[in-house]
């Protein structure tokens, strides 16, 4: 240098075939409960510029280019 896959919370993912009003879950973190006491186990809280800049659209996490990052495979 070429191809193809990917990029959502601090981690791991979802959110779909088919675009819809307000992006959600476990777990980490924090506060409470439980216990002599901790882990476990309950219960509630904080956490997103959906990588970034553009288009389509009445309306983009979603669908086009493109930048950039990651992964695999040619050279």
């Nucleotide at each position: 240098g070429g191809g193809c896959u990917u990029g959502u919370a601090g981690c791991u993912c979802a959110a779909c075939u088919a675009g819809g009003u307000u992006a959600g879950a476990g777990c980490u973190c924090c506060c409470g409960g439980c216990u002599c006491a901790u882990a476990a186990c309950c219960g509630g809280g904080c956490g997103g510029u959906u990588u970034c800049c553009g288009g389509u659209u009445c309306g983009a996490u979603u669908c086009c280019g493109g930048a950039c990052g990651a992964g695999c495979c040619c050279a």
A computed fold for a 75-nucleotide RNA from a Deltaproteobacteria bacterium, annotated as transfer RNA. It was read from a public genome assembly. Its mean pLDDT, the model's own confidence on a scale to 100, is 80. Lineage of the source: Bacteria > Pseudomonadati > Myxococcota > Myxococcia. Rfam family: tRNA.